[in-house]
Context: one part of a larger RNA
RNA sequence: CGCAGCAGGAUUGAGGGAAUCUGUCCUUAGUACGAGAGGACCGGGAUGGAUCCACCUCUAGUGUACGAGUUAUGGCGCCAGCCGUAACGCUCGGUAGCUAAGUGGAGCAUGGAUAAACGCUGAAUGCAUCUAAGCGUGAAGCCAGACCCGAGAUUAAUCCUGCCCGUGAGACUCGUGGUAGACCACCACGUUGAUAGGCUGGAAAUGUAAGUGCAGUAAUGUGCUCAGUUGACCAGUACUAAUCAGUCCCUAGG
Numbered sequence: 001c002g003c004a005g006c007a008g009g010a011u012u013g014a015g016g017g018a019a020u021c022u023g024u025c026c027u028u029a030g031u032a033c034g035a036g037a038g039g040a041c042c043g044g045g046a047u048g049g050a051u052c053c054a055c056c057u058c059u060a061g062u063g064u065a066c067g068a069g070u071u072a073u074g075g076c077g078c079c080a081g082c083c084g085u086a087a088c089g090c091u092c093g094g095u096a097g098c099u100a101a102g103u104g105g106a107g108c109a110u111g112g113a114u115a116a117a118c119g120c121u122g123a124a125u126g127c128a129u130c131u132a133a134g135c136g137u138g139a140a141g142c143c144a145g146a147c148c149c150g151a152g153a154u155u156a157a158u159c160c161u162g163c164c165c166g167u168g169a170g171a172c173u174c175g176u177g178g179u180a181g182a183c184c185a186c187c188a189c190g191u192u193g194a195u196a197g198g199c200u201g202g203a204a205a206u207g208u209a210a211g212u213g214c215a216g217u218a219a220u221g222u223g224c225u226c227a228g229u230u231g232a233c234c235a236g237u238a239c240u241a242a243u244c245a246g247u248c249c250c251u252a253g254g
Stems, first nucleotide, its partner, number of pairs: 001152001005163007015149003021049007033038001051106005059100004066093005071086006110144003117137004164254001170248004174190005195241003198237005204230003211224005
């Protein structure tokens, strides 16, 4: 921009895409078959490999704005306590998120038409012949089914709801953000508000802060103290910021 008004919501499915892989074991059954050696079809069940999709409960990795320990050095006048720099100085742990080696799932069932092949009936050719007329069986392949997208399917579909002279429905600008993201877009929210921050509580992490009492010459230990601190997680709470407003919808009433 189109879909002969605009907008919000819900569908149909033309068409397209992805996938459709496979082993071993048990059973049927040491049965059928076979002199024996050996050893099934068909059917039922279990468990793997590779590949793909999703997820983070578990097992783990990362986690340079979390906690702790510690070395050297500089600083805060000194002690104590802290801070900077040294690859995050080094080391030990670790929330959210992201991730795999972790967890869950998938390729199943079914129908139709067939290939090779195997048949029935059956002439040409009084026999015979699966074929000439006719009718079957038959594959991981084909078409459906099952999963995903899908009306620019210009053949532009269908249903529900709202609006009618400058409004309304709605959208945009603007703002707070993330389940989204290079930007844009998408999604949530904008006081009739929990969208983000803050605060409060919780979860979780670290591991018992500072200060002070006591013991010890001291290093240090110990009580107050499973403390203190804390990024992303879960709630609550309008304290802060989403103020005010502007623009479009301008059309043949379709």